[in-house]
The RNA shown here (transfer RNA) has 75 nucleotides and comes from alpha proteobacterium BAL199. It matches the Rfam family "tRNA". Gene Ontology term of the family: triplet codon-amino acid adaptor activity. Rfam's curators write: Transfer RNA (tRNA) molecules are approximately 80 nucleotides in length. It was read from a public genome assembly. The prediction has a mean pLDDT of 80.
């Protein structure tokens, strides 16, 4: 210090212009003597941040931030 991927909920993860799917945790509920399973509900005004661009951004574009990754300087 360049160069490239990634960053969505407590974890994992789809979605990549038209307003966040699923899973797993969690809460509430039925069943059940209890627990556990089973079933049925709920559970992001929000996609790392902050700004363009847009009629509309999780997607595009600039710029910072964190994580891998590769090269390469200095000791």
């Nucleotide at each position: 210090u360049g160069g490239g991927g990634c960053g969505u909920a407590g974890c994992c993860a789809a979605g990549c212009g038209g307003u966040a799917a699923g899973g797993c945790a969690g809460c509430g509920g039925u069943u059940u003597u209890u627990g556990g399973u089973a079933c049925c509900g709920c559970c992001a005004u929000u996609c790392g941040c902050a700004g363009g661009u847009u009629c509309g951004a999780u997607c595009c574009c600039u710029g910072c931030c964190g994580c891998c990754c590769c090269a390469g300087c200095c000791a």